């Protein structure tokens, strides 16, 4: 230089052939419960789906073009 794949909430991942709100688990903040903790329960907050353009009534999903891991050939 050429190629193959990852990137979604703090972490860990799921998201079918594009379609009505973008999700779980653990974490985290409140309330219950406790003498206090821990367990349990119950509400909540947290996401430009790495970035930028394009396709399309519509895009986390398709196409390009870049960033940054991790691999392979030279």
């Nucleotide at each position: 230089g050429g190629g193959u794949u990852c990137a979604u909430a703090g972490c860990u991942c799921a998201g079918u052939u594009g379609g009505u709100u973008a999700g779980a688990g653990c974490g985290c903040u409140u309330g219950c419960u406790u003498g206090a903790c821990a367990u349990g329960c119950a509400a909540g907050a947290g996401g430009u789906c790495g970035u930028u353009a394009g396709u399309u009534c519509g895009a986390g999903u398709c196409u390009a073009a870049u960033u940054g891991g991790a691999c392979c050939c030279a």
Transfer RNA from a Clostridiales bacterium, 74 nucleotides, folded computationally. The coordinates come from a structure-prediction model, not an experiment, and the mean pLDDT is 80. The organism belongs to Eubacteriales, within Bacteria. It matches the Rfam family "tRNA".